[in-house]
Context: one part of a larger RNA
Order: sequence, then structure tokens, then C1' cells
RNA sequence: CUAUCUUGAAGGAACUAGGCAAAUUACAUCCGUAACUUCGGGAAAAGGGUGGCCCUAGUUAGGCAACUAACGAAAGGCGGCACAGAAAUGGGGGUAACGACUGUUUAUCAAAAACACAAGACUAUGCAAAAUCAUGAAGAUGAAGUAUAUAGUCUGAUGCCUGCCCGGUGCUGGAAGGUUAAUUGAAGCGGUGCAAGCUGCUGAUCGAAGCCCCAGUAAACGGCGGCGAUAACUAUGAUCGUCCUAAGGUAGCGAAAUUCCUUGUCGGGCAAGUUCCGACGCGCACGAGUGGCAUAACGAGUUCCCCACUGUCUCCAAGAUAGACUCA
Repeated sequence: CUAUCUUGAAGGAACUAGGCAAAUUACAUCCGUAACUUCGGGAAAAGGGUGGCCCUAGUUAGGCAACUAACGAAAGGCGGCACAGAAAUGGGGGUAACGACUGUUUAUCAAAAACACAAGACUAUGCAAAAUCAUGAAGAUGAAGUAUAUAGUCUGAUGCCUGCCCGGUGCUGGAAGGUUAAUUGAAGCGGUGCAAGCUGCUGAUCGAAGCCCCAGUAAACGGCGGCGAUAACUAUGAUCGUCCUAAGGUAGCGAAAUUCCUUGUCGGGCAAGUUCCGACGCGCACGAGUGGCAUAACGAGUUCCCCACUGUCUCCAAGAUAGACUCA
């Protein structure tokens, strides 16, 4: 010096991206326990007291008695540095975002806010079902099921809700009309032949689905404006005008896992805070099942703060064991 441990004056996170690591806590019993809440929880919340041994009222069990075993209030006494005497054995609290939860996942750098989930919704399907496998055969799954079923897609407990737009794309429906392939083949023009005929070319007309067309449909894919004026200080603009659009973003939320400018501005916390919390709102570029907002409980997850605790640090030191190293 390396690895694994032990101890440490005073201070106690000043360390650091970050309390990473370590320390604290830990058992039983008695007391006591907040906000919030879906009334179940939160909760071992938090925060305190006691704990060895001797003596002992008594309680329970063995049917009673005797006796034995277990437990044991109160008081008194005894010993030790130390009484849950070793080992094993939660640190705690507050705030916010995300995801409801238990669960699942990148075997071998990611365990999560990702996936799943109960639940909600839409669509398809009436049974030889739709969907799926298959020389798109037989056959099979669906299912020895039958719309409270099965399949596909999206959202993701619960609570309050889920606004406007069908112009584009998609899907569904539509006995008309337009377009149109093979087909049909009016009429005409050739070749050849004495002729009947055979044959080449042109193509009026007929003609399905699709497309055009007409409707419906957004928990289908998706979308949800601009400019100019205006109130008796100023500022602002309830209001008005105008252009465009399929319709111009409703409720709720908002510098946000979304805010470029930006360390926005104000308030809180700190002596000092690009983070954090609460507000504000012309939101570069939130927004309603690509769900919006809220939410108790839960999380080896993320952010910030506080208490306790400590060699993380100020600032290192000593010791143990095994190596490295030096000598033999």
C1' cells in the first nucleotide's frame, strides 16, 4: 500500500452528483399515538416507561384435597461496569411528481414512471359463428363454449368528468346517375373466290366490383384561427368590426416528466437555494379514454426538507487478520 474488520477527542453532512458507505434503531410488555381517509386504514405512526436475581398475594391446568407445572400484581430486598447482558433483530418524520394496488420485465450493465391488472368503452360475430393455423385441402383451435359468449382494438382502481369539428383519411350504409375490364358485336372498310363462303381491321351498343356521387360515424385516424378598434388619468379590454375555417380549445390544470426566452415574477424554507414547495398566467409548444383533474393505501422507484445518528468530512490516527514488499 491492498482486502476484510474493530475503536476514536471536539464538531456532526461542513463530504458528495446524491448521507453513497457506515452508524443509529431493533425483542417483549405497559402507556400513548397526528394530518388525511375509499372508514378498512394511516399505525409497530410519532413519543415515552419497565425488563436480572431473591421474596410473594394470587390466577390457570391437572375432577376435589395434597402436590406439581405455567403465569404472576403490589411492596420489600440483593449483586454487577453493563440485566431484551450473546446471537438474531425496523432509524424516524414531512413535501411533491409518477404509477391506483399485489404482480411482470431487458438470463449476462436498465426493475422503472415501462408491461400487466381489476374496471370502462368501441367494433366484429346467430354457430358449418367471427377470428386464427393450414398445399389457403381435409382437418384443427375458437368450444364439447352460444351474445352475461367468443374475438380484435384502445383506455387503465376509485371519485368528479369526458366539450366543439364528419371538410381530409378510414369504416358503415345507399335498387338512382357518371366512369369501366373481360364480354356483347350494330354498322362500315379490306383480302380471297364465279359464287355460297372463309378471313383481317375498325368498334355503335351491353357490361360487375371499385372509384366518382349521397348520407352516417371521433372512447375511428385525427383537428380544435388571424387582424384592427374600443371604458371620463394611465393600463386593461366585458364590447364592436372584419377576414378565414370542418370547427376555432369548453371544464379542469398550467415555467409542469410539457416553458425556448428562464436562475420568469412574487411568497416560503436557508446567513446565502439554477433544485424544492405555494401562487401568478398571452400555455415558444397543456387539455379531456393517443383520456383531463383529484385521490386514501401501496413503491428495493424519483425530487426536496427536518430529527436522530455517525470517520462521509474538518483530518486523520491506532489496532486485528490475510496478502503485497524487504531480509533470511

Large-subunit ribosomal RNA, domain IV from a soil metagenome, 328 nucleotides, folded computationally. Its Rfam family is "Bacterial large subunit ribosomal RNA". RNAcentral holds the full RNA, with entries from MGnify.